[in-house]
RNA sequence: UCCGGUAGGUAAGGCUACCUCAGGGAUACGGAUUGUUGCCGCGCACCGGUGGAGACACCGGGAGAUGGUCAGCAGGAGAGGUCGAACCCAAGGCGUCUCCUAAUACAAUACCACUGCCCUAAGAUGCUAAAGCUCGAACGGUGGA
Numbered sequence: 001u002c003c004g005g006u007a008g009g010u011a012a013g014g015c016u017a018c019c020u021c022a023g024g025g026a027u028a029c030g031g032a033u034u035g036u037u038g039c040c041g042c043g044c045a046c047c048g049g050u051g052g053a054g055a056c057a058c059c060g061g062g063a064g065a066u067g068g069u070c071a072g073c074a075g076g077a078g079a080g081g082u083c084g085a086a087c088c089c090a091a092g093g094c095g096u097c098u099c100c101u102a103a104u105a106c107a108a109u110a111c112c113a114c115u116g117c118c119c120u121a122a123g124a125u126g127c128u129a130a131a132g133c134u135c136g137a138a139c140g141g142u143g144g145a
Base pairs, nucleotide, nucleotide: 001145002144003143006091008134009133010132013128014127015126019123020122022120023119024118025117030112031111032109033108034107035106036105037103038069039068040067041066046061047060048059049058050057051056075100076099077098078097079096081094082093083092086142
């Protein structure tokens, strides 16, 4: 001196409430739908904090007209992989496996073997993406040439 890259774009992968389609299944002190209360989840701005060389990332508070209580976006724990950091390596992102959790409450409707509900598969849609690719700014931890 050069290499770099969680601004952005694209995208492997992952998820998918709502919608379409196919197959299967449960259902009368039951199922489905609606409402109420309790509980759980999730924002923008803003405030506080953590990690980092930086880029930036994450956490807490903040929340209803929102979702759930059988957890779409968006709950928690453990293990390990990969990326983040060009030996290892931060806060963390993503995937895999295992497990756990927020009343299966109360009331109403009189819909019921179904155009509803549950499971599986496919499609569409939307979300996520710090695998990869591309690209700007910053920085000078570590490493390499």